[in-house]
C1' cells in the first nucleotide's frame, strides 16, 4: 500500500429479513445471619465518531478512527 472481518454497559456476549436494546459477571442498596460469605429481590449503566436513507436504524448506505487477520 491493498483486501476481508469487527467496534454494543466496569467485564464477557445476544439481538430472525429493520419494529420496547436483553442476559451472566461486577457495582450499590435490602432481605436472611451473633459478624461474615453464600443465598434471594430491587436498581445503577450501553449500541465508536459525523453524516444519509426510512414513519421507524445496533441493523442499510458514505466518510473518518481504532483493533485482527490475509497478501504484497
Nucleotide at each position: 500500500a491493498a483486501u476481508u472481518a469487527g467496534u454494543u454497559a466496569a467485564c464477557a456476549u445476544a439481538a430472525a429479513u429493520g419494529g420496547u436494546a436483553a442476559u451472566g459477571u461486577a457495582a450499590u442498596a435490602a432481605a436472611u445471619u451473633g459478624c461474615a460469605a453464600a443465598u434471594u429481590u430491587a436498581u445503577u449503566g450501553a449500541u465508536a465518531a459525523g453524516g444519509g436513507u426510512u414513519c421507524a436504524a445496533g441493523u442499510c448506505c458514505c466518510u473518518u478512527a481504532c483493533u485482527a487477520a490475509u497478501u504484497u
A computed fold for a 72-nucleotide RNA from Synura synuroidea, annotated as transfer RNA. RNAcentral holds the sequence, with entries from ENA. Rfam family: tRNA. Rfam classes the family as a transfer RNA.